[in-house]
């Protein structure tokens, strides 16, 4: 990098260093930020994998426990919209569903 599956409205800093950007990309919007952005450290959250227990046994699966290990995450729904369908008396706004794109995990080429 390709593909598959699952999840994506919950949760988590009043810390230290640092010093100007950040919210994936494009476009539009809307926000965060010198009352300190990114990044690093520490701390924390969660429970995908792994671990343990039960479901008689193996595999799968389900439920539960724990948080030492591998990841992940710690403004706002994945910040919102973009495409399709429905609703909206036609159109628009709004709303609902799905797709696409993306993120993460596990597997896979």
């Nucleotide at each position: 990098c390709u593909c598959u599956u699952a999840u994506c409205a919950a949760g988590a800093g009043c810390g230290g260093c640092a010093g100007a950007g950040g919210g994936a990309a494009u476009a539009g919007g809307c926000c965060c930020u010198a009352u300190g952005a990114a990044g690093c450290c520490c701390a924390g959250c969660a429970a995908c994998c792994a671990u343990c227990a039960a479901g008689a046994c193996c595999a799968a699966c389900u439920u539960g426990a724990a948080a030492a290990g591998g990841u992940g995450c710690u403004a706002a729904a994945u910040c919102c919209u973009a495409c399709a369908g429905g609703u909206g008396a036609a159109a628009a706004a709004g709303c609902c569903u799905g797709a696409a794109a993306g993120a993460u995990a596990a597997g896979u080429u």